[in-house]
C1' cells in the first nucleotide's frame, strides 16, 4: 500500500428502517439476612455479607438515500485478520 471484518452504558453483548434501544456484570439509593468492630447493658454508629426493589448511564465521526437511519450507502477515524 491492497482486500476484508468489527465499532451500541464503565466492561461484555443483543437488536439490521418507525414502539420507551434490551440483557448480564459493575455502579448509586433503599429494604432485608448473617456476622465483625467501637461505645456500652441494649440500644446507637460503622465495616463485611445474603437476597430483593428502585434509579442513573450507550448507538465512533461527517455526509448521502429515505416521510423516517443506531440499522442501508460513501468517506474518515480506531482496532483486528489476510495479502504484498
Nucleotide at each position: 500500500g491492497g482486500u476484508u471484518g468489527u465499532g451500541u452504558a464503565g466492561u461484555g453483548u443483543a437488536g439490521g428502517g418507525g414502539u420507551u434501544a434490551g440483557c448480564a456484570c459493575g455502579u448509586g439509593a433503599g429494604a432485608u439476612u448473617u456476622u465483625g468492630a467501637u461505645c456500652u447493658g441494649g440500644u446507637a454508629u460503622u465495616g463485611a455479607u445474603u437476597u430483593c426493589u428502585c434509579g442513573a448511564g450507550a448507538c465512533c465521526u461527517g455526509g448521502g438515500u429515505u416521510c423516517g437511519a443506531u440499522u442501508c450507502c460513501c468517506a474518515g477515524c480506531a482496532c483486528g485478520a489476510c495479502c504484498u